[in-house]
Context: one part of a larger RNA
RNA sequence: GAGUAGCGCGAGGGGGGUGCGAAUCCCCCCCACCGAAUGCCCCAGGGUUCCGCAGCCAUGCUGAUCAGCUGCGGGUGAGGCGGGCCUAAGCCGAGGCCGCGAGGCGUAGGCGAUGGACAACGGGUUAAUAUUCCUGUCCCGCCGCCGACCGUUAUGAGCGAUGGGGGGACGCAGGGGGGUAGGUCCGGGGCCGCGAGGCCUCCAAGCCGGUAGGGAGUCCCGGUAGGCAAAUCCGUCGGGACGAUGACCUGAGAGGUGAUGGGAAGGCGCGGGGUGCAACCCCAAGCCGCACGGAUUGAGCCCGUACUGCCAAGAAAAGCCUCUAGCCAGGGCGGCGCGCGCCCGUACCGCAAACCGACACAGGUGGGCUGGUAGAGCAUACCAAGGUGGAC
Numbered sequence: 001g002a003g004u005a006g007c008g009c010g011a012g013g014g015g016g017g018u019g020c021g022a023a024u025c026c027c028c029c030c031c032a033c034c035g036a037a038u039g040c041c042c043c044a045g046g047g048u049u050c051c052g053c054a055g056c057c058a059u060g061c062u063g064a065u066c067a068g069c070u071g072c073g074g075g076u077g078a079g080g081c082g083g084g085c086c087u088a089a090g091c092c093g094a095g096g097c098c099g100c101g102a103g104g105c106g107u108a109g110g111c112g113a114u115g116g117a118c119a120a121c122g123g124g125u126u127a128a129u130a131u132u133c134c135u136g137u138c139c140c141g142c143c144g145c146c147g148a149c150c151g152u153u154a155u156g157a158g159c160g161a162u163g164g165g166g167g168g169a170c171g172c173a174g175g176g177g178g179g180u181a182g183g184u185c186c187g188g189g190g191c192c193g194c195g196a197g198g199c200c201u202c203c204a205a206g207c208c209g210g211u212a213g214g215g216a217g218u219c220c221c222g223g224u225a226g227g228c229a230a231a232u233c234c235g236u237c238g239g240g241a242c243g244a245u246g247a248c249c250u251g252a253g254a255g256g257u258g259a260u261g262g263g264a265a266g267g268c269g270c271g272g273g274g275u276g277c278a279a280c281c282c283c284a285a286g287c288c289g290c291a292c293g294g295a296u297u298g299a300g301c302c303c304g305u306a307c308u309g310c311c312a313a314g315a316a317a318a319g320c321c322u323c324u325a326g327c328c329a330g331g332g333c334g335g336c337g338c339g340c341g342c343c344c345g346u347a348c349c350g351c352a353a354a355c356c357g358a359c360a361c362a363g364g365u366g367g368g369c370u371g372g373u374a375g376a377g378c379a380u381a382c383c384a385a386g387g388u389g390g391a392c
Base pairs, nucleotide, nucleotide: 012030013029014028015027016026017025031389032388033387034386039369040368041367042366045349046348049347050074051073052072053071054070055069059067060066079139080138081345082344083343084342085116086115090111091110092109096105097104098103120137121136122135123134124133140341141340142339143337144336145335146334147333149331150330158327159326163323164322165321166320171310172309173308174307177303178302179301182297183296184295185294186293187292188201189200190199191198192197202262203261206257207256208255213250214249215248217242218241219240220239221238222237223236224235226234227233266288267287268286271283272282273281274280311314355364356363371383372382373381374380
């Protein structure tokens, strides 16, 4: 320079509390803003920022008793969620080829999800975790026991490929049907209120069930030189049976059970606080309470990898099924079990003050959910749940 520019777009006000100290922290009331978001859930990334106590030198564009700050403690619990299994682009790459070399390329093989495969749901609980703890009800794999059955040297029960086959297995667009979630209305019920009126009226996986719908084939016998060995499998050839009077495969949902359970609005309330008591209010251990039908609308979710149309003609591998090669003396199946089930992640932010932008930066950041009135509508306007008033 200069107590100058600036204090990073936007709404706060009142009362009470704490405290040396309060426009800024806490509580209550009013007001305002977002509401396809400024709400909620999950990735990436971050890495303790989460919760509690104690602090205010610094950090915070002012102050601070507050804090994503300082100090000390505490906190992340899994057979079922995600990773582990499988492969894609791409990457690595034994041998190998190339290069003077550094190194490049690449076979076998491996790594690699943004894809495939795969067994848990509801409620409760902590200051902080929960499909992980607790509770109720389930499911998967393995092991053991019991039961009937099959087999025990072969006329062999059963297991079974790193091999064969099937399957997994796939585009884009469009429209209709059947459902469910959700919404709205009516009546009834449970509550609150003097009343007008207002609030609640719900429930999963699993198991039973096998419907609306979709696919026109399905099954049996025989031959067989193809599927780099073999095959009873697949393919192919021939024959037969059933099937548009719907076989066989697939398949939501309803209904039943789960549930004599959980759980709503609301009520009682140990103890503590607001005041000295009371009324009343707040926090709160514990407890009580406990209620269903109809109509209508209706998804972008499910049936559905369906159907119809089209041309640019739309991953792979494993799990899974089957076939043998082969292995082999006990085995598979059913029931029961207070038998077993490893490692890693799990706090918190996550359209943001915690990520990327040197900053507590009006920028950037993938996916899912998303109610009401009006409306064609995820537009727009106003609201709900929920969140916020943007650090002078």
A computed fold for a 392-nucleotide part of an RNA from a soil metagenome, annotated as large-subunit ribosomal RNA, domain III. Model confidence (mean pLDDT): 80 of 100.